[in-house]
Order: sequence, then C1' cells, then structure tokens
RNA sequence: GCGGGUAUAGUUUAAUGGUAGAAUGCUGUGCUUCCGACCCAGAGGUGCGAGUUCGAUUCUCGCUACCCGCU
Repeated sequence: GCGGGUAUAGUUUAAUGGUAGAAUGCUGUGCUUCCGACCCAGAGGUGCGAGUUCGAUUCUCGCUACCCGCU
C1' cells in the first nucleotide's frame, strides 16, 4: 500500500427496513438478626458523519478503532 471482517447497556450477546430484547452487573423494595441466596421493581445502549427511504441497528458511501490475510 491492497483486500476482507467486526463495532448494540459497565460486560457478554439477540434483533431479515416498522416502538431495540435477554443474561450478568448496578440501584431500590420484600424476605433475613445481618450478609449471601431468592422474589419484585427501576435506571442504563445502536462507534462518528452523510445518503436512500414515509420510516435505518438493518441498505449505500466516507471516517475512526480493532481483528485477519496479501505485498
């Protein structure tokens, strides 16, 4: 320098263009003498910028970061 892939919650990970779910973690309540376990509730997310579309996590382009391969 060239090609390919990935980017969603603190972490791991779903979602075939139509209100983004789960697990774990976190906070609170209940239970418990207290803690833990367990029950219930809550907060928290689509890497950045454009384009297409009535509508984009999803399709297209660029940038950034990481991974793999070639030279």